[in-house]
Context: one part of a larger RNA
């Protein structure tokens, strides 16, 4: 190189946009680079293969032959690929008319609850646990009523339901804004798919600066438990959790399943549209589930949302440990990230 794979055995990049590249719809005629054929040259000998001979056989040796594959030149073929030309509308995109939605950003508003503060009532406990204790309380707690402050999160609706590329998104209102879907068949005319590098987005935790701080709560202190208890349980409690600006760039970032296109049984449920001169147990498009035939699969399972049948492009795997370590490079304020071995060992 050929070949085999990637749901769970090693293996899908966290997700997108997109550069180079790879691949690419229908028709016509042109060309002849790829492709195919003929001829010529080249392809040394030895080795290898075939035949014959020879050494008593064999190894070996000798003679002859065939062939391989590459390359160059030349003459042809024109289906396919390429190239340039013309045309097309089904792929793709635009336009017009509609729907649904926790899609995103900014601003404002609301109620419930916790905590705290002030005042009233009240008067001995409260709290907590398996049981307790630490803790709080006659300087009046817990409970209850009224008023106030502040921060965070938005119960019910709520759904195997919706939206988003993924991360993710849930009170209400307004402003700005992205995408899908359905219908029309009005325009462009292959404008497409994928995508090494690259760029952007990217939960939580963490970091820098400034704010904020109700509740919760790493660390930490105390009380228990225990042989011990650096825990589980209890009382406290600081970073943090929240906001603004900037870093970090990782997750069981999961459907452990890359993206695109086409084709291939049924049944059933939910969501969003459309059609009807048939309003239905109707038809049709898109999305989300369950079940299941063939097929696939080591099996579990999967099964028109494929893990089936094919094609195109990218990423990745090659025994376990050593090790996602060392080293170098690069990014980062740091924490660390990305890239990533070997000796040795089984």
């Nucleotide at each position: 190189c050929u070949g085999g794979g990637c749901u769970u055995a090693a293996a899908g990049g966290g997700c997108a946009c997109g550069u180079a590249g790879g691949c690419g719809g229908a028709u016509u005629g042109a060309u002849a680079a790829g492709u195919c054929g003929g001829c010529u040259g080249u392809g040394a000998a030895a080795u290898g293969c075939c035949a014959c001979g020879u050494u008593u056989c064999a190894u070996g040796c000798g003679u002859g032959g065939a062939g391989a594959g590459c390359c160059a030149g030349u003459c042809g073929a024109a289906a396919c690929u390429g190239u340039g030309a013309a045309u097309c509308u089904u792929g793709a995109g635009g336009c017009c008319g509609g729907u649904a939605g926790g899609g995103g950003a900014g601003a404002g508003u609301g109620g419930a609850a916790u905590u705290c503060c002030u005042g009233g009532u009240g008067g001995a406990g409260c709290g907590g646990u398996g049981a307790a204790a630490u803790g709080c309380g006659u300087u009046g707690a817990u409970a209850u009523c009224a008023g106030g402050a502040g921060g965070a999160a938005c119960g019910u609706c709520g759904g195997a339901g919706g939206c988003g590329a993924a991360g993710g998104c849930g009170a209400c209102u307004c402003u700005c804004u992205g995408g899908c879907c359905c219908g029309g068949a009005u325009c462009u005319g292959a404008c497409g798919c994928u995508g090494a590098g690259g760029u952007g987005c990217g939960a939580a935790a963490g970091c820098u600066a400034g704010g904020g701080g109700a509740g919760c709560a790493a660390a930490c202190g105390g009380g228990a438990u225990u042989a011990g208890a650096u825990a589980c349980c209890c009382c406290g409690g600081u970073a943090g959790u929240c906001c603004u600006a900037g870093c970090c760039g990782u997750a069981a970032a999961c459907g452990a399943u890359g993206g695109g296109u086409a084709c291939u049984a049924a049944g059933u449920a939910g969501g969003g549209g459309g059609a009807c001169a048939u309003u239905g147990a109707u038809c049709u498009c898109c999305c989300u589930g369950c079940c299941g035939g063939a097929g696939c699969a080591a099996a579990a399972g999967u099964g028109u949302u494929a893990a089936g049948u094919a094609c195109c492009c990218c990423g990745c795997c090659u025994g376990g440990g050593g090790a996602g370590u060392a080293u170098g490079g690069u990014c980062g304020c740091a924490a660390g990230g990305c890239u990533g071995a070997a000796a040795c060992u089984c």
Predicted 3D model of a 346-nucleotide part of an RNA (small-subunit ribosomal RNA, central domain) from a metagenome. Model confidence (mean pLDDT): 87 of 100. The RNAcentral record of the full RNA draws on SILVA.